The part of an RNA shown here (small-subunit ribosomal RNA, 5' domain) has 522 nucleotides and comes from an uncultured bacterium. The prediction has a mean pLDDT of 84.

[in-house]
Context: one part of a larger RNA
RNA sequence: GGACGAACGCUGGCGGCGUGCUUAACACAUGCAAGUCGAACGGUGAAAGCGGAGCUUGCUCCGCUGGAUCAGUGGCGAACGGGUGAGUAACACGUGGGCAACCUGCCCCAGACUUCGGGAUAACUCCUCGAAAGAGGCGCUAAUACCGGAUACGAACUCUGCAGGCAUCUGCGGAGUUGGAAAGUUUUUCGGUCUGGGAUGGGCCCGCGGCCUAUCAGCUAGUUGGUGAGGUAUCGGCUCACCUAGGCAACGAUGAUUAGGGGUCCUGAGAGGGAGAUCCCCCACACUGGUACUGAGACACGGACCAGACUCCUACGGGAGGCAGCAGUGAGGAAUAUUGGACAAUGGUCGAAAGACUGAUCCAGCCAUGCCGCGUGCAGGAUGAAUGCCCUAUGGGUUGUAAACUGCUUUUAUACGGGAAGAACACCACCCACGUGUGGGUGACUGACGGUACCGUAAGAAUAAGGACCGGCUAACUCCGUGCCAGCAGCCGCGGUAAUACGGAGGGUCCAAGCGUUAUCC
Repeated sequence: GGACGAACGCUGGCGGCGUGCUUAACACAUGCAAGUCGAACGGUGAAAGCGGAGCUUGCUCCGCUGGAUCAGUGGCGAACGGGUGAGUAACACGUGGGCAACCUGCCCCAGACUUCGGGAUAACUCCUCGAAAGAGGCGCUAAUACCGGAUACGAACUCUGCAGGCAUCUGCGGAGUUGGAAAGUUUUUCGGUCUGGGAUGGGCCCGCGGCCUAUCAGCUAGUUGGUGAGGUAUCGGCUCACCUAGGCAACGAUGAUUAGGGGUCCUGAGAGGGAGAUCCCCCACACUGGUACUGAGACACGGACCAGACUCCUACGGGAGGCAGCAGUGAGGAAUAUUGGACAAUGGUCGAAAGACUGAUCCAGCCAUGCCGCGUGCAGGAUGAAUGCCCUAUGGGUUGUAAACUGCUUUUAUACGGGAAGAACACCACCCACGUGUGGGUGACUGACGGUACCGUAAGAAUAAGGACCGGCUAACUCCGUGCCAGCAGCCGCGGUAAUACGGAGGGUCCAAGCGUUAUCC
């Protein structure tokens, strides 16, 4: 000198765009953050309409249509998105490869099919237990829920022929064995099953690279390798039985300390050094530890079970909970924000769609926390006014064109008026083509921000300057007070009676809505 997720002191006009618990991965009141589908299913059946009856003539009841709504079965999603950095020195990450050792829901392409049946169960009714959370029993019922049979283009496995390759193998043929499907609407769409391919996302393995410590020198029994088996989507001591005695290490094994990694960021001419906030990619975690279930995908933040600590409810028998989601509270701390608005846009999930949900996201609020921009006026004006301060003191210097005064302007602030872009869709209406739902066109509808940005008008210099420093380094000097005191200080150092170094004042210098100080890095 530069930098900062900064803090503190003094000061503070505005706007745009960013950023904002670095500490206790401490504990959490309250609200919200993951639902959706009635075009899968059985029920419940509101409003409204129609008909009828009773009559108190505007009310009640009944039937039909109608379908709002609600819990349940079922499907998809909930493994994404969002948070945090505890752990991890590791194939965790980065980079480059390999898988003849693998998986992949939804999506795309291609081929084949979508047949015949069956038994349950929730909801519901009734009953029982319990304070509650909830649990149990009898009975009834549906499905795109579940189960069985048939069929097999192809698929899997076994045997076999040919060709190719990289040891296991791969491709093309032949023979044998095995297992699947679901309706709704009916006109198709949208679906379902099997198979092959693609895309996307993952899984596993390897080379190389990136901390500190030898005041850690030996470590290791599933340990190293083999055979066989099990397990897995798959290879593998991944696990197990037997056999073997190996394997790693001074090119640092093992142990200990520290730490999420990278893109990047800061600094520097570079080489390097330091950091890993925001944004993006990967990893790990979800009160602590463990376990599996479901599923294409989890060993699952807002799922389950067990154990533990803590908190809460209780009728003492038993139960409930997990903000490292968004706000917010307490605590810790030098220190870090609103219990806000909207799904209008972008994106996600579900749905045929309308649409629903979305603390993702888009916005708004707070904070000079940072960067950038603007303003606090401009021109003239010498009797160089007055005050202040200084001096060699009837005088001069300085403050200083500074002020007064004259003219001008109105950024900004204030008031009033106008007023966006972000909106394209989807749906709906009309038209056209093919054809009866696809494509295209036209029109209409949709804005949280927000009456915001922006524009115009009005009056008026009107609404707006401070901080640090002035001995040298280092730009900027005098007076007074104090008298090794009070104090200053980054280093050298200053102060003991004329201190440009302390305190005040006048003047000056440097920055400027900031200026200094402190911490840290280069």